[in-house]
Molecule: TPP riboswitch aptamer (THI element)
Organism: uncultured Balneolaceae bacterium
């Protein structure tokens, strides 16, 4: 010098649905999926970028019911810089 594997650390960027009782002034308590359902100093994701967001009141298949699962998706977008360590080149010095 490179940043190939893999981690830190600061910063920054997301989501939060579906359903059932109960109460009827915005709530409390279960259930399904999920890392995570506005219980969150938590989760996840940060260009290596399917975290998430358009498309989309899509499209097939399941379910009680929902992005529940898949296509859509080599599509469009989307928040970044830093360090150390292994490693690998390449130069100069110095000993043989």
């Nucleotide at each position: 010098u490179c940043a190939g594997c893999g981690a830190g650390g600061u910063u920054g960027g997301g989501g939060u649905g579906c359903u059932u009782g109960c109460a009827a002034g915005u709530g409390c308590a279960g259930g399904c999926u999920g890392a995570g359902a506005u219980u969150a100093u938590a989760c996840c994701c940060u260009c290596g970028g399917a975290a998430c967001c358009u498309g989309a009141c899509c499209c097939g298949g399941a379910u009680a019911a929902u992005a529940c699962c898949g296509g859509c998706g080599a599509a469009g977008g989307a928040a970044a810089u830093u360090u150390g360590a292994c490693g690998a080149u390449g130069c100069a010095a110095c000993c043989g």